[in-house]
Molecule: c-di-GMP-I riboswitch aptamer
Organism: Neomoorella thermoacetica
RNA sequence: CCGUAUGAAGGGCAAACCUGGCGAAAGCCAGGGACGCAAAGCCACGGGCCUGUCGAUGCUUUCCAUGGCUGCCGGGCUGCCGGG
Numbered sequence: 001c002c003g004u005a006u007g008a009a010g011g012g013c014a015a016a017c018c019u020g021g022c023g024a025a026a027g028c029c030a031g032g033g034a035c036g037c038a039a040a041g042c043c044a045c046g047g048g049c050c051u052g053u054c055g056a057u058g059c060u061u062u063c064c065a066u067g068g069c070u071g072c073c074g075g076g077c078u079g080c081c082g083g084g
Stems, first nucleotide, its partner, number of pairs: 001084002012037002017032006035071001041077003045074003048069003055063002
């Protein structure tokens, strides 16, 4: 410097689902639980996706993020062991 590249060891995170709580919802938090993850660490910065309170539309229809998702993709910052 790279991260395609096995394996080992020691650690780390934790999907679905369940329980409790918060929230309009999406979703989030805590505990349990492990499908998986080498950035499944951090940042909503670009795209994408979800919801639609309020508001607009106007008759129950559509739009709207100021709400979310980084475990959808990209970008930025950082990074363990081992390997090249």